[in-house]
Context: one part of a larger RNA
RNA sequence: GGAUGAACGCUGGCAACAUGCUUUUCACAUGCAAGUCAGACGAGAAGUGGUGUUUCCAGUGGUGGACGCGUGAGUAACGCGUAAGGACCUACUCUUGGGAGGGGAACAACAGCAGGAAACGGCUGCUAAUACCUCGUACGCCAAGGAGCAAAAAGAGGAAUCCACCCGAGUAGGGGCUCGCGUCUAAUUAGCUAGUUGGUGAGGCAAUAGCUUCCCAAGGCGAUGAUCAGUAACUGGUCCUAGAUGAUGAUCAGCCACACUAGAACUGAGACACGACCCAGACUCCUACGGGAAGUAGCAGUGGGGAAUUUUCCGCAAUAGGCGAAAGGCUGAUGGAGCAAUGCCGCGUGGAGGUAGAAGGCCUACGGGUCGUGAACUUCUUUUCCCGGAGAAAUAACAUUGAUGGUAUCUGGGGAAUAAGCAUCGGCUAACUCUGUGUCAGCAGCCGCGAUAAUACAGAUGAUGCAAGCGUUAUCC
Numbered sequence: 001g002g003a004u005g006a007a008c009g010c011u012g013g014c015a016a017c018a019u020g021c022u023u024u025u026c027a028c029a030u031g032c033a034a035g036u037c038a039g040a041c042g043a044g045a046a047g048u049g050g051u052g053u054u055u056c057c058a059g060u061g062g063u064g065g066a067c068g069c070g071u072g073a074g075u076a077a078c079g080c081g082u083a084a085g086g087a088c089c090u091a092c093u094c095u096u097g098g099g100a101g102g103g104g105a106a107c108a109a110c111a112g113c114a115g116g117a118a119a120c121g122g123c124u125g126c127u128a129a130u131a132c133c134u135c136g137u138a139c140g141c142c143a144a145g146g147a148g149c150a151a152a153a154a155g156a157g158g159a160a161u162c163c164a165c166c167c168g169a170g171u172a173g174g175g176g177c178u179c180g181c182g183u184c185u186a187a188u189u190a191g192c193u194a195g196u197u198g199g200u201g202a203g204g205c206a207a208u209a210g211c212u213u214c215c216c217a218a219g220g221c222g223a224u225g226a227u228c229a230g231u232a233a234c235u236g237g238u239c240c241u242a243g244a245u246g247a248u249g250a251u252c253a254g255c256c257a258c259a260c261u262a263g264a265a266c267u268g269a270g271a272c273a274c275g276a277c278c279c280a281g282a283c284u285c286c287u288a289c290g291g292g293a294a295g296u297a298g299c300a301g302u303g304g305g306g307a308a309u310u311u312u313c314c315g316c317a318a319u320a321g322g323c324g325a326a327a328g329g330c331u332g333a334u335g336g337a338g339c340a341a342u343g344c345c346g347c348g349u350g351g352a353g354g355u356a357g358a359a360g361g362c363c364u365a366c367g368g369g370u371c372g373u374g375a376a377c378u379u380c381u382u383u384u385c386c387c388g389g390a391g392a393a394a395u396a397a398c399a400u401u402g403a404u405g406g407u408a409u410c411u412g413g414g415g416a417a418u419a420a421g422c423a424u425c426g427g428c429u430a431a432c433u434c435u436g437u438g439u440c441a442g443c444a445g446c447c448g449c450g451a452u453a454a455u456a457c458a459g460a461u462g463a464u465g466c467a468a469g470c471g472u473u474a475u476c477c
Base pairs, nucleotide, nucleotide: 001477002476003475004474006473007472008471009470010469013347014346017343018342019340020339021305026303027302028301030300031299032298035063036062037061040060041059044056045055046054070258071257072256079183080182081181082180084178085177088175089174090173094170095169096168097167098166099165101135102134103133104132110125111124112123113122115120140149141148155162156161184230185229191221192220193219196218197217198216199215201213202212203211234254235253236252237248238247239246260281261280263278284293285292286291311337313336314335319333320331321330323328350380351379352378353377360371361370362369363368385414386413387412388411389410390409394404421466422465423464424463425462426447427446428445433460434459435458436457442449443448
């Protein structure tokens, strides 16, 4: 000198765009953050004078809650980055070849009975389906020789048709696995390892594999740093720099890990699952003491910690996601507004004229000098500000739809009106004098200053630098 997710002190006019718990992965009141489908299904209810139509919903069923959002505790690892490999899986979407025949038994809801404080559960009976089972069928699977095994679902419409369903092959996108190379510090850590290293058989997985296991062999790693210990998510990037280095990993993007702590599995195409389940633990809450309930590292918000970090806001109008035939409904994703000079950038705090060089301050050699065209005064303008009027784009082939917002913008009126500070002035380093103090009080980044004439302390006039900021502190280059 540059930089920062900064903080502190003094000061503070506006706008655009960004950014905002770096500390306790500490504990959380309250609200919201994942639903949707009645064109799968049986019942029920509302409404209507009646039929028809319509609407709502507990339950069964489908699909989605494995995405999106958050955090960085753990991890020195095929975790990440880069370059490859081959033994795999893939719901929805797309392409393509076939197919959907015949039967059946239940279980919720519901009704009845009775249990419990509650959470919730039990018994008996009835019922539907795109829920479940069975038979038949098969270009699939299978030691390849017979044989054997495995499927389906309807719905809407007057119809055309639309949309779903089952099997096979493929594409895309996604994911799992393996591997070369790279990836912090310490030798005051030198030996480490027993499923350990390899093999046959068996099991297991979507798949390779000591992944698991019986048996057999005794291997495997290591000064090119194993093992142990410490620290840490990684990267694209960011900062600095002429560059090489060096430092760093906020926001945004990719990937990984985690979701009160530890462990385990279920369902499913996909999880060992943030707002699912089970067990144990800690904490908190309810209780009729028998037993139950919860998990903000989602968005706001609270307490605590801290030098320190925002609103319990508006809307699904746009982008996008789940569901739906669609209308649509849901979305603290997201779009916006609010708060904070936290940053960056832009604008303003007036322009022109104006010497009696006024008053006043400060200095003085007492002549004067300086603040200083600065003010006053005259005239002009209105960015900004105040009061009115009009009022968007964001819209797609067309129609409807705007939270932001009566905002931006345009326009009429008003009046210089509403708007300047901070640090420094001994040298480095731009900018000096007076007064006070008297090794005191104090200053200080380094050298140093202060002992009665201090340009270095304190105050004042003046000056210099930057400017809605200025200085200090911390950290990096």

The part of an RNA shown here (small-subunit ribosomal RNA, 5' domain) has 477 nucleotides and comes from Marah fabacea. RNAcentral holds the full RNA, with entries from SILVA. The prediction has a mean pLDDT of 83. NCBI's taxonomy places the organism under Eukaryota, Spermatophyta, Pentapetalae, rosids, Marah.